The RNA shown here (c-di-GMP-I riboswitch aptamer) has 104 nucleotides and comes from an Armatimonadota bacterium. The organism belongs to Armatimonadota, within Bacteria.
RNA sequence: CUCCGCUCAAGGCAAACCGGUCGCAAGGCCGGGACGCAAAGCCAACGGGUCUUCUCCAGACGCUGUCUCACAACGCAUUACGAGAAGAUAGCCGGGCCGCCGGG
Numbered sequence: 001c002u003c004c005g006c007u008c009a010a011g012g013c014a015a016a017c018c019g020g021u022c023g024c025a026a027g028g029c030c031g032g033g034a035c036g037c038a039a040a041g042c043c044a045a046c047g048g049g050u051c052u053u054c055u056c057c058a059g060a061c062g063c064u065g066u067c068u069c070a071c072a073a074c075g076c077a078u079u080a081c082g083a084g085a086a087g088a089u090a091g092c093c094g095g096g097c098c099g100c101c102g103g104g
Stems, first nucleotide, its partner, number of pairs: 002104004012037002017032006035091001041097003046094003049089008062076002065074002
């Protein structure tokens, strides 16, 4: 320097949940708490996925609407679909950078 990660040793991080706090939200931070993690260390200004908010498009069911004997048609409005912008997620995946121990 590189590959591997069963073990050794020293350790490290901290899911869900609970309390506090920030945020429209996803979610973040602090404390408690451990499901797990050989990078569960860092990068969201590397690529993708997922999630949130807003806007636009489209649009059934629907409407005490217009019209009609009624249907149709028109109008209004909306779930799903799609697009864009902003944000979140590194413990979703790939990638990049730094790194302990042991073995080759």